[in-house]
About this RNA
Predicted 3D model of a 1400-nucleotide RNA (small-subunit ribosomal RNA) from an uncultured bacterium. RNAcentral holds the sequence, with entries from Greengenes. The coordinates come from a structure-prediction model, not an experiment, and the mean pLDDT is 83. It matches the Rfam family "Bacterial small subunit ribosomal RNA".

RNA sequence: UUAAAGUUUGAUCCUGGCUCAGAUUGAACGCUGGCGGCAUGCCUUACGCAUGCAAGUCAAACGGCACCGGGGGUGCUUGCACCUGCCGGCGAGUGGCGAACGGGUGAGUAAUGCAUCGGAACGUACCCUUGACUGGGGGAUAACUUACCGAAAGGUAAGCUAAUACCGCAUACGCACUGAGGUGGAAAGCAGGGGACCUUCCGGCCUUGUGCUAUUGUAGCGGCCGAUGUCUGAUUAACUAGGUGGUGAGGUAAGGGCUCACCAAGGCGACGAUCCGGAGCUGGUCUGAGAAGAUGAUCAGCCACACUGGAACUGAAACUCGGUCCAGACUCCUACGGGAGGCAGCAGUGGGGAAUUUUGGACAAUGGGCGCCAGCCUGAUCCACCCCUGCCGCGUGAGUGAAGAAGGCCUUCUGGUUGUAAAGCUCUUUCGGCCGGGAAGAAAUCGUGGAGGCUAAUAUCCUCACUGGAUGACGGGACCGGAAUAAUAAGCACCGGCUAACUACGUGCCAACGGCCGCGGUAAUACGUAUGGUGCCAGCGUUAAUCGUAAUUACUGGCCGUAAUGCGUGCGCAGGCGGUUUUGUAACACAGGCGUGAAAUCCCCGGGCUCCACCUAGGAAUUGCGCUUGUGACUGGCGGGCUCGACUACGGUAGAGGGGGGUGAAUUCCUGGUGUAGCAGUGAAAUGCGUAGAGAUCAGGAGGAACACCGAUGGCUCAAGUCACCCCCCUGGGCCUGUACUGACGCUCAUGCACGAAAGCGUGGGGGAGCAAACAGGAUUAGAUACCCUGGUAGUCCACGCCCCUAAACGAUGGCUACUAGCAGUUUGGUGCGCGAUAGCGCUGAGUGGCGAAGCUAACGCGUGAAGUACCCUGCCUGGGGAGUACGGCCGCAAGGUUGAAACUCAAAGGAAUUGACGGGGACCCGCUCAAGCGGUGGAUGAUGUGGAUUAAUUAGAUGCAAGGGGAAGAACCUUACCUACCCUUGACAUGCCCCGAACCUGGGAGAGAUCUUGGGGUGCCCGAAAGGGAACGGGAACACAGGUGGUGCAUGGCUGUCGUUAGCUCGUGUUGUGAGAUUUUGGGUUAAGUCCCGCAACGAGCGCAACCCCUGCCUUUAGUUGCCAGCGGCUUGGCCGGUCAUUUUAAUGGGACUGCCGGUGACAAACCGGAGGAAGGUGGGGAUGACGUCAAGUCAUCAUGGCCCUUAUGGGUUCGGUUUCACACGUCUUUUGAUUGCGAGUACAGAGGGCAGUGAAACCGCGAGGUGGAGCCAAUCCCAGAAAGCGCGUGGUAGUCCGGAUUGCAGUUUGCAACUCGACUGCAGGAAGUCGGAAUCGGUAGUAAUCGCGGAUCAGCAUGACGCGGUGAAUACGUUCCCGGUUUUUGCACACAUCGCCC
Repeated sequence: UUAAAGUUUGAUCCUGGCUCAGAUUGAACGCUGGCGGCAUGCCUUACGCAUGCAAGUCAAACGGCACCGGGGGUGCUUGCACCUGCCGGCGAGUGGCGAACGGGUGAGUAAUGCAUCGGAACGUACCCUUGACUGGGGGAUAACUUACCGAAAGGUAAGCUAAUACCGCAUACGCACUGAGGUGGAAAGCAGGGGACCUUCCGGCCUUGUGCUAUUGUAGCGGCCGAUGUCUGAUUAACUAGGUGGUGAGGUAAGGGCUCACCAAGGCGACGAUCCGGAGCUGGUCUGAGAAGAUGAUCAGCCACACUGGAACUGAAACUCGGUCCAGACUCCUACGGGAGGCAGCAGUGGGGAAUUUUGGACAAUGGGCGCCAGCCUGAUCCACCCCUGCCGCGUGAGUGAAGAAGGCCUUCUGGUUGUAAAGCUCUUUCGGCCGGGAAGAAAUCGUGGAGGCUAAUAUCCUCACUGGAUGACGGGACCGGAAUAAUAAGCACCGGCUAACUACGUGCCAACGGCCGCGGUAAUACGUAUGGUGCCAGCGUUAAUCGUAAUUACUGGCCGUAAUGCGUGCGCAGGCGGUUUUGUAACACAGGCGUGAAAUCCCCGGGCUCCACCUAGGAAUUGCGCUUGUGACUGGCGGGCUCGACUACGGUAGAGGGGGGUGAAUUCCUGGUGUAGCAGUGAAAUGCGUAGAGAUCAGGAGGAACACCGAUGGCUCAAGUCACCCCCCUGGGCCUGUACUGACGCUCAUGCACGAAAGCGUGGGGGAGCAAACAGGAUUAGAUACCCUGGUAGUCCACGCCCCUAAACGAUGGCUACUAGCAGUUUGGUGCGCGAUAGCGCUGAGUGGCGAAGCUAACGCGUGAAGUACCCUGCCUGGGGAGUACGGCCGCAAGGUUGAAACUCAAAGGAAUUGACGGGGACCCGCUCAAGCGGUGGAUGAUGUGGAUUAAUUAGAUGCAAGGGGAAGAACCUUACCUACCCUUGACAUGCCCCGAACCUGGGAGAGAUCUUGGGGUGCCCGAAAGGGAACGGGAACACAGGUGGUGCAUGGCUGUCGUUAGCUCGUGUUGUGAGAUUUUGGGUUAAGUCCCGCAACGAGCGCAACCCCUGCCUUUAGUUGCCAGCGGCUUGGCCGGUCAUUUUAAUGGGACUGCCGGUGACAAACCGGAGGAAGGUGGGGAUGACGUCAAGUCAUCAUGGCCCUUAUGGGUUCGGUUUCACACGUCUUUUGAUUGCGAGUACAGAGGGCAGUGAAACCGCGAGGUGGAGCCAAUCCCAGAAAGCGCGUGGUAGUCCGGAUUGCAGUUUGCAACUCGACUGCAGGAAGUCGGAAUCGGUAGUAAUCGCGGAUCAGCAUGACGCGGUGAAUACGUUCCCGGUUUUUGCACACAUCGCCC
């Protein structure tokens, strides 16, 4: 002491990348900022630097006296000048020591470095230590003086002088050298004190201290050498001339090619030399569970550097940051002759940059240099300042406080939230400000006295303990106390998911946001703002960077059949790995001990700052390296054996193994014969060949290439590439059996070598039958540089070539070995039984295919021929694209091959499997889908709707099927939503409040009207005695509000269309799969049907289907008026009357039909076929009824409704107009084009409806529309109301007509306030197009199509429309190949917005 998440998909599992959450930083930027402690602070231009400081010190080494102070003296103007080195001291100079430390920086450096561990041939000033010496002489030279040169820096000449400066002489235990005899080489004094002795009176001398000289030893420090470790690139593979070694010499403190002369031919390198790039190394630091990865600020060790390059001098030590010389660049001074400088020391400045502090204080402490000391110097250091740069600590108040205040925000208008939050009340005073007190960092040096030591000494000097006093930059410090006041102190980011935290407004794919996915196109929790919330907090975010997450380079710890990944194949050197046994060894390994692994850091436990950070003590750790002792299992080395691995010999055996030679059917061509008009080719043709005789057929000949049947998931090969008629020759390997031989000889292999399909290249090559790139022609086509056809050249064939060297070279699966269930095939050996011999049944090898257990796998699948379990070796992969491309190298004649990147760009790319949708894929089935048949549309006129155009307006919506005689069951005004003009503004309508008046009726005037104005009449209802109040209604005023056919059907409800009345759509439990899912629902039958039956890892259930409902077809029962009239009676002959309820009928109730019965088929099923009975037979016919869902289908203009918009107008009123326009196009219909007909007159039979602001009879008038009229009827009673086609008779005789009726004129009728725009109808006259309709297309399967009329709704009036009603009443369906639509299933898929896809 190991955590995950988002993102590829409709969903799933996997592979795989991208991204986030963490920690960290010498950071920077944005917003904000109270205090303190401890740390850090030019990462960039090793860029340039003004100014100041950073290394001096010693008078106890020296000559001296420029300056200062003191003493003494002289002069006098009594406070001045001069003199005097006499004293303290001291500039410059000589000399000594230091300046090589300390401080800075990281340019260079890949090893002359660093780290760790070792080593031998060295040096060492100062300190310590050993035993010695310190004798005697000499000559100079700075300073100084004088003179001179120069702008300056500086210099020259002459003269004087000292030393612990310099040079000899003497001495030499030890020292160095040596030829072993010898030889060589030193020194310096200074200071303090002093008894005796000497003295030139200075001193000598003695002594103490210190120094000097040579020397011994140690420590520390330094120089040198070795081993191991120490970045990237092979698109850097060879490098090396002092380079490697030897001998000799030189040089160094020292080994050495360190240097030189000569000699040798070496040295280094695939365990990566050389070269290129980038880099100071380490302790450590950051991250991480660790292994590791990244890093090398501060602190510590080492190295390197000091403007750039080079060089030496001095010195113990340097090739020297604040020294010298030379060269260079740059800067400065200059009198132009010449000079000066080096901040990568501390501050500071310019510049660069995103970015990094004060030209501070002090030597008080620690340390360093010099000095006997005092002391001086010290930008080392200690402190302070600046900076939110980091870490740590503290504070910005605490308690109480519900009227849940006000304000804000939201709201469904009730409330919710901010929120005990505030205010208020009570309390505290850290921090900050003020006042006062106040440790520690400071005891050494020094003084007095004492003890000890040296000494002749009570001097001096040294040492020790006690004692005394002095010394603080920080510092107005830490800390403590006092008084006063809640008083002085909170921000930043975020709130779509990851990820804790949501609402409103604004915006409207704009502005913006974004770490990834993504958000924004009018209701944005994703932008901006606000309220609220969440997180952290004197900070918070962003950016940059590192590690982690990432098992995403995998040592720990990954993979390679299909996701990226096995070299095309073998042979094989190096390398790696290696059977069995044994002696010995001890490189490796393991264990113990020792040394080292600096300190700091990290960790543990203590201690000190109030705590913490921080500091400090001890321990542990430092996983490493070295030395040593032991062990002998394993690996290795050496030696000796063994036979199982491997090889070999003998004996068999199969084969398209390889090379060479020969040989045959067929195609084509040539020659000759027979023979005549075609042949060939295709989907269909044409080009082509043929009367100059093709094709066909017979015979002969030529030539080249390839081998039918056998033939096979069969066989063979050194491996792969590959190998096929038959015969002969040469030749390689495999496999099997049993003996024998060798004795691990083996396995795998980077570089290397060899082979390597097809295409291609070369040869003054050969060959060329067939086929056939290119090419030509013919077709196809919109085109057709293609597919098809006719020809046809390279090539295909052979030989040669160190030719090319690539393929989906695939089992997309590297090689070797071992182990791990089986089953049934096949090829070929051996062997047992059997046998006359095959055949057959077993066992055992070697191959080659199919299933399959365990196991593996993401799944698919693999599975003794592994993709299982393991060992060994090798190749290769690390997101997609760019790209196997570019550049470079190598190879090639070329084509090209091999090796092989980056910029940039995306958040995916991909694998397997699932469900759908789709397919000019397959299978089964259904439907007026086609087919069969009937009638239409598309042509004409008209009607109607739509588009378009037009217009002041032609209101608006609906637009493939599924808009278009649809909403609209009826636009002259109204409707009406549109346009013009004129008006109204609490409004035409609702509620509330106030005032007045009843309401209402009726006149006049103006106006197009709305409206404006002016008279008259009228006084009601309820309560109350009255005053007054109330209800309804009308008028007036102000305000809340009304109003909107304004927008959004892509915010919605409801309703509707469509697939489709198609047979489907789901759920629970179980099973199965990692999962999405599957199973059920699939299969065999059957049905109109997921209807039913059987089977089945499924068992059940729900919504649908069917049935239940309505109409209709038959019957029963009940009931008879307005209906009926068979039987009875009456009459005016009419169910008219009396009667009746039988029938018809009416309208209620029941029955009936269920594959129930029979036969056959089928699986003893479901069911189907046929039949009987029946009014009706297999759903009897028709209607209503519409599963889960799809189309953001339609509708905000039926209605309802959220946001938004208008409010003297987008609301309301009125008048006129428009929606009825018209070069055109389309949809749906009417009437037609005539003889199964038109017309004339006559005559028969319905059903279903409607009727009081209604229907309206008879009768009369009118040619007619209609008028007059008014009976009856609130309807089985009366009326609309004559049904028409039909039937019989007559006429017309095939024509633009006795067809057709548009259009027009005249005259009318009717509705209505009003028929001009713009109604319908009537009469007369006139009589347009049209003679059956191109491509195409629609409806109907029986009481249907077709045809005929009738009715009501809407409605004042207006119907060729729609909705209903009945009359007459057909034809056809072989069948499901095809077109269209659909159900189920299977298959493919790169589609999922789903083929109107995706994609180039």